[in-house]
RNA sequence: GAUCUGUCCGGCGAUGGGGCUCGCCCUCGACCGGCCGGUGCUCGGCCUGAUGGCUCCUGCGAACGA
Numbered sequence: 001g002a003u004c005u006g007u008c009c010g011g012c013g014a015u016g017g018g019g020c021u022c023g024c025c026c027u028c029g030a031c032c033g034g035c036c037g038g039u040g041c042u043c044g045g046c047c048u049g050a051u052g053g054c055u056c057c058u059g060c061g062a063a064c065g066a
Stems, first nucleotide, its partner, number of pairs: 010025004016057006033047005
C1' cells in the first nucleotide's frame, strides 16, 4: 500500500467532489438565486455564482506573460 471480515454511520443551505466550521430541519420538514415588463398569480426577457463561510481539487470564463 492492497485485499478480506466485523462494527458504526440523518437530512438541508440556487451547478460537482474533499477537509474544517456555522446555521436550519427532524419527514414531507429544512431547501428550490437576482433584475425588468405586468396590480398579483401566471407568462416572457435579461443576469451573477461550482462555497452557507474558509480552503483545496475538478470543470468553465476573463486578462497578462512564457
Fluoride riboswitch aptamer (crcB RNA motif) from an Acidimicrobiaceae bacterium, 66 nucleotides, folded computationally. The coordinates come from a structure-prediction model, not an experiment, and the mean pLDDT is 77. The source organism's lineage runs through Bacteria, Bacillati, Acidimicrobiia, Acidimicrobiales and Acidimicrobiaceae.